[in-house]
């Protein structure tokens, strides 16, 4: 240099054919529950969707250019 693959929450990820509101586990907070922890169950908290543009009425999702990160070719 070149080809493909990923980047979304504090970590692991999930998001189809562009339109419901951006979400599940864990994890922190509250709170029931116990004599108390622990489990368990309830609520809540937390995002510039890597980045700068473009297309569109509508972009996490489609183009383009960068950056990072992995594989493969040279």
């Nucleotide at each position: 240099g070149g080809a493909c693959c990923g980047g979304u929450a504090g970590c692991u990820c999930a998001g189809u054919c562009g339109g419901u509101c951006a979400g599940a586990g864990c994890a922190g907070g509250u709170g029931a529950c116990u004599c108390a922890u622990a489990a368990u169950c309830u609520c809540c908290u937390g995002g510039u969707c890597g980045u700068g543009g473009g297309u569109u009425c509508a972009a996490g999702u489609c183009c383009c250019g960068c950056c990072c990160g992995g594989u493969c070719c040279a």